[in-house]
Context: one part of a larger RNA
Molecule: small-subunit ribosomal RNA, 5' domain
Organism: uncultured bacterium
RNA sequence: ACGCUGGCGGCGCGCCUAACACAUGCAAGUCGAACGAGAAGCACCUCUUCGGAGGUGUGGAUAGUGGCGAACGGCUGAGUAACACGUGGGCAACCUGCCCCUCUCAUCGGGAUAGCCUCGGGAAGCCGGGGAUAAUACCGGAUACUCCGACGCUUUCGCAUGGAAGCGUUGGGAAAGCUCUGGCGGAGAGGGAUGGGCCCGCGGCCUGUUAGCUAGUUGGCGGGGUAACGGCCCACCAAGGCUUCUAUGGGUAGCCGGGUUGAGAGACCGACCGGCCAGAUUGGGACUGAGACACGGCCCAGACUCCUACGGGAGGCAGCAGUGGGGAAUCUUGCGCAAUGGGCGAAAGCCUGACGCAGCGACGCCGCGUGCGGGAUGACGGCCUUCGGGUUGUAAACCGCUUUCAGCAGGGACGAGGCCGCGAGGUGACGGUACCUGCAGAAGAAGCCCCGGCUAACUACGUGCCAGCAGCCGCGGUAAUACGUAGGGGGCGAGCGUUAUCC
Repeated sequence: ACGCUGGCGGCGCGCCUAACACAUGCAAGUCGAACGAGAAGCACCUCUUCGGAGGUGUGGAUAGUGGCGAACGGCUGAGUAACACGUGGGCAACCUGCCCCUCUCAUCGGGAUAGCCUCGGGAAGCCGGGGAUAAUACCGGAUACUCCGACGCUUUCGCAUGGAAGCGUUGGGAAAGCUCUGGCGGAGAGGGAUGGGCCCGCGGCCUGUUAGCUAGUUGGCGGGGUAACGGCCCACCAAGGCUUCUAUGGGUAGCCGGGUUGAGAGACCGACCGGCCAGAUUGGGACUGAGACACGGCCCAGACUCCUACGGGAGGCAGCAGUGGGGAAUCUUGCGCAAUGGGCGAAAGCCUGACGCAGCGACGCCGCGUGCGGGAUGACGGCCUUCGGGUUGUAAACCGCUUUCAGCAGGGACGAGGCCGCGAGGUGACGGUACCUGCAGAAGAAGCCCCGGCUAACUACGUGCCAGCAGCCGCGGUAAUACGUAGGGGGCGAGCGUUAUCC
C1' cells in the first nucleotide's frame, strides 16, 4: 500500500510518485514619541436658496517621506562525490545591525524632494511637465588626533610573510533630534557577546568493459578586486600541475546527530525531531543593505499561463489550506494569537497558516471495552453417525450481580507565579474539553486468516487433471484431512491476512 472487518481513548505520523501545472483566500509588517499634510466624527461661531457651505478648536483615519524589519521564521531535496557534511585545528588574512560595558563628542550652515496643488498622456500596468513644502531624508563647513592613509623613530614579541605598544610630522574622516520631562534616541573609538566568512589534517558510495587528465592549466613578478587570503580576476614570465596510494570520465546520492536489525562485528536506511548545506518556474546578473546575489525584491533572456483598445502589460504555492494531474498511496480552502517564540513600537498594541489547538485517516505504538458468577435431565437447531449415540456445549435459555467505555444530566479546570491596570478588577483558541458526581440498562461494541508436511488445527458433501490451490515440496484424472461449501478445530484479535522492502 491493497483485501475483508472495525467500539473507545492517549501519544505520534500522514505526496516515498510529477523540483508537474496551479483557481481562491491567507502566510511581513510596524512606528504619529522621526516628518509635512490631515479625512470622518464631535463642540462652537458665521452665512444660508434650509439641501448645505465656510471658519476655529478637538480628533485622529488613510496614503506619502523617513527608520527598523523584510537575509529570521516556514517549505523542499532538484542539484551536489564537493572542504557540501562530520570531526579536529588555524586566520599574524577577516566582517558582525540589534544587545552589554568603557571613554569622548553632539557645533555652524545649505539646497532639494515626495505627499499636496495644477496641467497632460495611456485601454491598462502606470507615466510625464510645472508650482509650493518638512524631517532622525540629503549635502557642505568646524571640531577629533583614540580611527584611516603616508613618512621617520623607539621598545617588545613571534610559527615565515610579520604582530603589539608608543612618539613625532603630515593628509583625511562624525553627529539628530523627539518627548507625556520619566526617558527614547544620534556620532566616533575600544572591548565583550552572538552570528558569519576563509584555509587546512583526517573520515564516509559504486564502476578499470573509464588510464591517462589539464591552458588560468601549475608556479612566479606586478597589479585589480574583496571584510579578508588566494590564478578570485588581469598583463607579463617560466613550463609546469594531477595520476594504479585510482587522476580523468561514467553511474548513484543532499551530509550528520541518529533510525531499523543483530549477542556482537556488521548490514541497511537518513521519514518525523535537531544541526549544517543547497534550491525557490529555467538560466544569467547585479542593486539595496551590518547581512542577499535575496521563495512571497529588482533587471535581462527562455518556456508556460492570463489581460489587451494590438501600442503593450501581469504572474510564479518546493509557505498554510485547497484544485487538476501522476500514482498502489498520503488530510481541513478549520479556530486562535490564550501560551511559547519572532518583527516593529517608550508603551498600549498591531502583525505572525511560526506556533498552540481542533478536524480527517486503525497509518504506527500503547491502553481499555464488547461483561461477571451460577446454570442440564446436557433443550431446540446444525453437523457427524457403526443409528446406540457423539459433538457444538455451560455454550444458550433461565437466575443473580456489576456498569469501565460509549449515552444522558449537574459541576467544571491546570495551562496565567504571565500580561494589562494606581486600584477595584480584566484576560483561554483548545473547551463546557479533561476531570468529578449522578442516572438507566447486559444494555450500543468481533472479526480475520488458517487446519497435507514444514506448522498448532479433521470430518462430511460437491467436483472429477475440470473448476481450482500453491511460500517450497506439491495437490485435483470418482471415496481429495491439499479445490469449493458446511460443521468442527487452531491462531491472532480491533484487527487479521497479502504484497513490497530492510535486518